[in-house]
Record summary
This is a predicted structure of a 1179-nucleotide part of an RNA (large-subunit ribosomal RNA, half B). Rfam family: Archaeal large subunit ribosomal RNA.
Context: one part of a larger RNA
RNA sequence: CCGACGUUAGGGAAUUCGGCAAAUUAGUCCCGUAAGUUCGCGAUAAGGGAUGCCUGCCCCGGAAAGGGGCAGGUCGCAGUGACUUAGACGCUCCGACUGUCUAGUAACAACAUAGGUGACCGCAAAUCCGCAAGGACUCGUACGGUCACUGAAUCCUGCCCAGUGCGGGUAUCUGAACACCUAGUACAAUAGGACGAAGGACCCGUCAACGGCGGGGGUAACUAUGACCCUCUUAAGGUAGCGUAGUACCUUGCCGCUUCAGUAGCGGCUUGCAUGAAUGGAUCAACGAGAGCGUCACUGUCCCAACGUUGGGCCCGGUGAACUGUACGUUCCAGUGCGGAGUCUGGAGACCCCCAAGGGGAAGCGAAGACCCUAUAGAGCUUUACUGCAGGCUGUCGCUGGGACAUGGCCGCUGAUGUGCAGGAUAGGUAGAAGUCAUUACCCAGGCGUCCGCUGCUAGCGGACCGCCGAGACAUCACUGAAAUACUACCCGUCAGUGGCUGUGACCCUCACUCCGGGAGGAAGACACCGAUAGCCAGGCAGUUUGACUGGGGCGGUACGCGCUCGAAAAGAUAUCGAGCGCGCCCUAUGACCAUCUCAUCCGGGUCAGGAAUCCGGAGAAGAGCGCAAGAGCAAAAGAUGGUUUGACAGUGUCCUGCCUAACGAGGGACGCUGACGCGAAAGCGUGGUCUAGCGAACCCAUUAGUCCCGCUUGAUGCGGGCAAUGGCUGACAGAAAAGCUACCUUAGGGAUAACAGAGUCGUCACCGGCAAGAGUACAUAUCGACCCGGUGGCUUGCUACCUCGAUGUCGGUUCCCUCCAUCCUGCCCGUGCAGCAUCGGGCAAGGGUGAGGUUGUUCGCCUAUUAAAGGAGGUCGUGAGCUGGGUUUAGACCGUCGUGAGACAGGUCGGCUGCUAUCUAUUGGGGGUGUUUGGUGUCUGAUGUGAACGGCCGUAUAGUACGAGAGGAACUACGGUUGGUCGCCACUCGUGUACCGGUUGUCCGAGAGGGCACGUGCCGGGCAGCGACGCGACACGGGGUAAGGGCUGAAUGCAUCUAAGCCCGAAACCCACAUAGAAAAGAGACACCGUUGAGACCGCUCGUAGAAGACGAGUUCGAUAGACUUGGGGUGUGCGCACCGAGGCGACGAGGUGUUCAGCCCGCAAGCACUAACUGGU
Repeated sequence: CCGACGUUAGGGAAUUCGGCAAAUUAGUCCCGUAAGUUCGCGAUAAGGGAUGCCUGCCCCGGAAAGGGGCAGGUCGCAGUGACUUAGACGCUCCGACUGUCUAGUAACAACAUAGGUGACCGCAAAUCCGCAAGGACUCGUACGGUCACUGAAUCCUGCCCAGUGCGGGUAUCUGAACACCUAGUACAAUAGGACGAAGGACCCGUCAACGGCGGGGGUAACUAUGACCCUCUUAAGGUAGCGUAGUACCUUGCCGCUUCAGUAGCGGCUUGCAUGAAUGGAUCAACGAGAGCGUCACUGUCCCAACGUUGGGCCCGGUGAACUGUACGUUCCAGUGCGGAGUCUGGAGACCCCCAAGGGGAAGCGAAGACCCUAUAGAGCUUUACUGCAGGCUGUCGCUGGGACAUGGCCGCUGAUGUGCAGGAUAGGUAGAAGUCAUUACCCAGGCGUCCGCUGCUAGCGGACCGCCGAGACAUCACUGAAAUACUACCCGUCAGUGGCUGUGACCCUCACUCCGGGAGGAAGACACCGAUAGCCAGGCAGUUUGACUGGGGCGGUACGCGCUCGAAAAGAUAUCGAGCGCGCCCUAUGACCAUCUCAUCCGGGUCAGGAAUCCGGAGAAGAGCGCAAGAGCAAAAGAUGGUUUGACAGUGUCCUGCCUAACGAGGGACGCUGACGCGAAAGCGUGGUCUAGCGAACCCAUUAGUCCCGCUUGAUGCGGGCAAUGGCUGACAGAAAAGCUACCUUAGGGAUAACAGAGUCGUCACCGGCAAGAGUACAUAUCGACCCGGUGGCUUGCUACCUCGAUGUCGGUUCCCUCCAUCCUGCCCGUGCAGCAUCGGGCAAGGGUGAGGUUGUUCGCCUAUUAAAGGAGGUCGUGAGCUGGGUUUAGACCGUCGUGAGACAGGUCGGCUGCUAUCUAUUGGGGGUGUUUGGUGUCUGAUGUGAACGGCCGUAUAGUACGAGAGGAACUACGGUUGGUCGCCACUCGUGUACCGGUUGUCCGAGAGGGCACGUGCCGGGCAGCGACGCGACACGGGGUAAGGGCUGAAUGCAUCUAAGCCCGAAACCCACAUAGAAAAGAGACACCGUUGAGACCGCUCGUAGAAGACGAGUUCGAUAGACUUGGGGUGUGCGCACCGAGGCGACGAGGUGUUCAGCCCGCAAGCACUAACUGGU
C1' cells in the first nucleotide's frame, strides 16, 4: 500500500447516472389492518404489544411424550439475548399470471401461455418428410387435426376491394404442343390456318388478407373559435379511444402538484413532425431478480476521514514460471524532422550502485483495426434483379378395352339436279361420235290422264301408275364462241340416301389398372396412379450480377462520347466536381451553279401614315446576314433576289485528324484519279450546308443485287452458307446480358482514404484596434457606439488529407499536478453624467482564492440558497498500464417513420465484458560505495534550490463622525473574532481500541469450578496505552528595487511641462526577511579537538523515542537496555468457596439476593530494585 472484514462522534443520500454497496427489518403469539378489486385477493398490508429464568397449580392427552394456560417470585443495557430470520409504503410504464431464452457480456417490455379469430381438410383428407418404396399426424376422424394472426378477463374492434394477394365466375379476347387442314411440284424441313386447356384479360366476392385511412377558402352583434357553407380531390379520407407517449422534431411544449431549486416524476391541456383499433385500441385486480419517480426508516455513499482484525505485499529460508526482448554508456527543455524525439541540433543538468512505492513517458505490452474505404475477394438474407431448377395446375400421347346416341371432317357408291342474251327450249364442262333407241305378251318409243318429288326462273324436269291412244321418236340441218339427254367415256358445283375411317360432346359397360375384404365379393373404372411431352405459376431452392469518376464514401452531379472560347504562361501539347456555353439535329433546299444586287443604322423629303408600314435621295467596311453554341471567315461575297438543276452520284487512292512527342478502331476532313452528270459564253465551280459538333465494333436479324459452294451423280423447286453494301445496338459512347440488405458478418489490404487526436490554415469563432455617423437635455469620446477598414490568438466550427488503420483506447465525471492572462475577488491607481454609500469605464498586477446544491449521461445551460468572488483557457478537447462506464458505438427487444422485403434512421426506448506480475526513464522516499591528495569525531558556513506559509472575511472603537437638504452614510488606524490553508501535538473532548474486565444465548467437555465454538471478537455493555480528528497549539512586523500612477526640479520650446539629464514616492506582484533541503558547491568549504604510543568505526549481544530491508537512536556489568518482582497509577465492577436469606413446596429442591468484597481478574504506563540476560569476543 492492496484484498476481505469489525467499529465509528455530529450530520443523514448532501454521494452518485442511479441509495450501487452497506445498514435497517426479521422467528412466534395477541391486537389491528387502507385504497383498489375479476370478490379469489390486496395481507405477514400498514401499525402496536408480548417473549428470559425460577416456584406452585389448572386443562387437553393413555402418557414419563407433546401442547394450552394461571398466579407468585427473580436477574440483566439487552430474554426469537448467539445462529436462524421480509425494510415498509405511495404513483406511473410494460407484460395479465406460473413458465421459457441468447451453454461463454443481454433474463427483458422478447418467446410461450389460456382465451379470441381466420383459412384448409369427409379420411386413398388437409399438412409434412422421402428420388421412390414408404413414413408422421394416426391405429386419431370436424366437440377432430393442420396452418396463420392476436394474446387472460372487462369495454370494444370504425371506413376503404382502387392496387397486390386469395376464392369464384367467364358470352367475348388472348393462349403451347400433339393431332387436323392448307401451302410446300412427289418427300421433308418449314410456314400459315382452324380448333383451343390451364393461365391471363374481363366480371364478382373477400381486410381478425398484404395494406391504406386528404387539401384549400369563408362564416356567429368585442376578440377568439367555428356548430354552418363553398371548392378541389380520393378506393376511402382516421371513427371510439388514447395522446409531448418506451411513439412529439420543434421540446427542458404550456398549466398545476412535489422541491429552497425538479431537462426527472405525477395529473391535466393537446395544433398527434410521424397515435389509433386482433400489424389489435383502451382499461385493468393479482403477479414481476422488469423500467422511472417519491416518502418514512436506516446507515462511512458522502461532509471527512480514523482506528482495529485478518490474508497478501515487505524481510528471512526453500522452490521457481509466463508475457516481453533491433541495439545501446537508456536525462530535461527548446528546436528540427513523414508535421507528437532518451538516441538529431542547441542549451541546461548530470559521481557509481541497490531497495521500496505509486504508475507521468517509452505515441508501453497484448490482437496483420471489428469503424471507414478499396478488391471486377467472399458469405448469410431479401425481392415485382437476371438466368434456371424442384414443385403445383393444365393440354396431348402411352399404359387403354367394349357399346350405343348426337354432331362435324374425309373418302367411296347410288340417285337426282345445273334456266345470262339469242335460240323450237332449263344447252354444267371436256373428249369421241353419224347414227342411237323402239314394236317380240311381266318388260313397248312417243302422246294424253292421275299421283308423288324437285324447282319456282312460271318455263319446266324426274319418277310411279300401265288407265287410254299408239309405230315411230330423237339427232345432223336454221340460231349459238361452243351441239344435242342421239349415244359413249371422264369430270365439276349442289342436293338426297348409304358405307368406311376419324374428331367432338354427353353417357353406358367391364376386362386392364387402383382400392377395400381372410375369402366370397364389393367400390371405382378406362378415369385415376405412373411415364413422356407442351403451356402457365413458381425466392420453395440454386448460380450470379448489382459500373466508374469522386478534395473519404454515400446522396447529388457527369466533369463517362463529341464541339467552341477562356484558363494556357505569343510553336505544339497541357490538369481540377476550373469559368462561360453548346451537340445526339434540321434542310430537296436552308444543296450545286450562273446572273443581278448590298446590309444594320441614321439623316432629309413624301397622301392618309403617327417614333415605327411602303416610296425617293444621302451618309453608311459591316455596327447586318450567313438554320442552331462560340470563335474564325466572308461585301461587284460565302450575304440578298432570280433562273437552271441534283455533285447530298458510283468506284478507287494519298495525306491529315481522331491519338503532339509510343501504338491504335470506328468516325471526320483535305486533295486526287476513273465513270456518269449539273450550271456557266468560258475560265471554272460542284465528291452536301463558309469552317470547327450532329456519332458506334464483333455476334445476331432483315433487306438489296449478282455470283459461288453444299444437299451421293445430273436437272428443277425449296433450304442453308460465303463475299459486298444498306438498315436495326451498345449515350458507362474501343461496345458484359444483371437488383438490394447485412448491427450475424468474414478475408486480403490501405494511413494511397474518412471518423478521434496532432499538424497546417483561419473563412467562421474569440479578443483588440483605427475612423467617428449618431444618443447621452447641451456635449462624438463619463457611458453606449452604426457603416467601413486593420490586426492578434489558435478555445469553436470548417477546410486540407501531412503522421498514425501488423490499433496512439472515444464523451462526461472523478482524482491529482503544472501553466497562461484577454483579472471574477482580494492589492495599488486614473476618469466619471464620482457629494457620501453603491455603481460605471479604464490602467498595473497571476501571490492566494474562485465553494455547496436541484434537473439532465451530459460538456454547456437554466434554477436555488450562500459568498469577497463563485473568471476564462491550455497541458494528446491534461489525466481509463489511475478509477467510473451514465452517454455514444456490436450481438437481444419495443415504438414511430421509411422500404414489397431483407432491413434502415446524428429518431426515441429497456438490457448489455473495461486485460497487463513495471525492463528503461521520470518521480517520491530509504540505503551502500567512491571522490574531496594522512585518518577521524563533533560543531558550523551557505553557493544553489523549495515554500503561500500565509490568503480572505466579519465585528468593535473611529462614528451615527466626515459627506449630505434629508434619506442615508464612509475611511486611515488600533483591537477582537472567524474561515480556508500549512506545520505540529494528544493534557482535555470524541473515535477506535479482535490488550483487558464484565453480562448473556445455543451447544459441547466437566460433579462443580473453569473453558471451546458460533466473523480468524458468538452477541451485548464498558475501556488503559497507542494512533487519530470531529480536539488542541503555532504560522509577524519590516526593509529594498519597481509597475500603473502621483510628484519635485527642469530644458528642448525665454512660457508651460513628472522627463529629455537628475531626484522623491508608489502594489497581495519581484528581491530580502521567515521556514526548510543543502559540502558531490570538481573553486568538492571553515573551525575546534583526537590520532600509528591506534583515534574512530563496525560486527556481536540487550533493546526502542526508530524502523519495509538497510538506516537512526539507547545500552553493553564502571550497567537500569530488556525481562522478572515490588510499589504507584489505571481498566472492569464486587470472584470462587462458605454462611445466611429466598416465591413456594410435606419434603427433596429452589431462579436469585446479602455478607465475606472498592472484591477478583488484568495492564504494551511510571518509579524502585541487578534476581535473569546484555557474555567470551571479532573486524
Model confidence (mean pLDDT): 84 of 100.